Predicted 3D model of a 115-nucleotide RNA (SAM riboswitch aptamer (S box leader)) from Bacteroidetes bacterium UBA2364. The sequence was found by an Rfam model in a public genome assembly.
[in-house]
Formats: sequence, C1' cells, structure tokens
RNA sequence: CAUUUAUCCAGAAGAGCCGAGGGACAGGCCCUACGACGCUCUGGCAACCGUUCCCCAUUAAAGGGAAGAAGGUGCCAAUUCCUGCCUUGUUGCUACGCACGGGGAAAGAUGAACG
Repeated sequence: CAUUUAUCCAGAAGAGCCGAGGGACAGGCCCUACGACGCUCUGGCAACCGUUCCCCAUUAAAGGGAAGAAGGUGCCAAUUCCUGCCUUGUUGCUACGCACGGGGAAAGAUGAACG
C1' cells in the first nucleotide's frame, strides 16, 4: 500500500516542550496566543487481537457467551462534529427546490486476517 472482514450516537486528561494553524477532502460549523495542532512523559478509557472459563460438538475448527486487564494495537473536543450520493415521509414552506426526520451507500478511521 492492496484485498477481505468487523466496528464507529458509549467511554477516557494532566504536566513539560514548541509556537500557528487544526478538525482527512469540499461546504458549514467549531477549536485555537487564556497556547490549539504536534512531540515527550505520566495517567486513563475501551475490549479488536491475545488470556482464562462455559455452551454447541466424539475431538478440533467455526460460532455464541462470561470474566479480567499482565501483553500487541487503538483511543482520550464536538456522533466519524454535521452535510456530501441514492432513497423515503398521513410533515412544513415562498415548492424542478428548500427545511426537518428515517433508511441505505460512498468516503474516512481503527482492529484482525492475508498478500
């Protein structure tokens, strides 16, 4: 980096350094010199992998469930901050559309497997 697959309305911040942009992209809206973003340390959240146990099963795999948090990742402003494409509504309006709400996709992020 590609492919496959699962999840994404919950949760979790202090210190030091730096010094101007940051929130992937576009629009919106936010954060930010009362120092954001980033880096380091410490702390924490969570439970994807891993661990232990149970169910199913002749055994094992796959699948389901429980516990726990030593290890590998991840994460700790805002739902992935919102929207973007399609679709839908006993809804409203100034009606080729807009607003509000529902569903799905796309894109993105993270894990795991594999190349």